[in-house]
Molecule: transfer RNA
Organism: Hyphomonadaceae bacterium
RNA sequence: GGGCGGUUAGCUCAGCGGUAGAGCACUACAUUGACAUUGUAGGGGUCACAGGUUCGAUCCCUGUACCGCCCA
Numbered sequence: 001g002g003g004c005g006g007u008u009a010g011c012u013c014a015g016c017g018g019u020a021g022a023g024c025a026c027u028a029c030a031u032u033g034a035c036a037u038u039g040u041a042g043g044g045g046u047c048a049c050a051g052g053u054u055c056g057a058u059c060c061c062u063g064u065a066c067c068g069c070c071c072a
Base pairs, nucleotide, nucleotide: 001071002070003069004068005067006066007065010024011023012022013021018055026042027041028040029039030038048064049063050062051061052060
């Protein structure tokens, strides 16, 4: 330098056109002498960034950044 893949909640990942979910984690309450476990409820996301297409974009297109793999 070229090709491919990835970037979504604190972490690991779903979702692939119709205003975003799970598990774990976190907070409160119940339970305990206390902790843990368990149960109930709750908070938390400019969907990497910028443009474009569309009535509508996390999703499609282009560019950029970062990470990984392969080729040279």